This is a predicted structure of a 78-nucleotide RNA (c-di-GMP-I-GGC riboswitch aptamer).
RNA sequence: UCCGAUAAAGGCAAACCCGCCGCGAGGCGGGGACGCAAAGCCACAGAACCCCCUCUGGGGUUGGCUGGGUUGCCGAAG
Numbered sequence: 001u002c003c004g005a006u007a008a009a010g011g012c013a014a015a016c017c018c019g020c021c022g023c024g025a026g027g028c029g030g031g032g033a034c035g036c037a038a039a040g041c042c043a044c045a046g047a048a049c050c051c052c053c054u055c056u057g058g059g060g061u062u063g064g065c066u067g068g069g070u071u072g073c074c075g076a077a078g
Base pairs, nucleotide, nucleotide: 002078003075004074011036012035016031017030018029019028020027021026034064040070041069042068044067045066046065047062048061049060050059051058052057
């Protein structure tokens, strides 16, 4: 460095509920845990979704959809 343990210390938080924001996809806060070795961050390429316009288009959302980039805890076996 790759890699990922019946290890250790921890971390994050799906669905759902409540409140707020947004036309909406969805986001934020609280509760709550389905799960996660990056379920930390990035919208670059796909993919899906939303809005506008009909046009071949424009704008947006999602990284816990995939790929990729980047930073990081620990150190078993290999």
Its mean pLDDT, the model's own confidence on a scale to 100, is 89.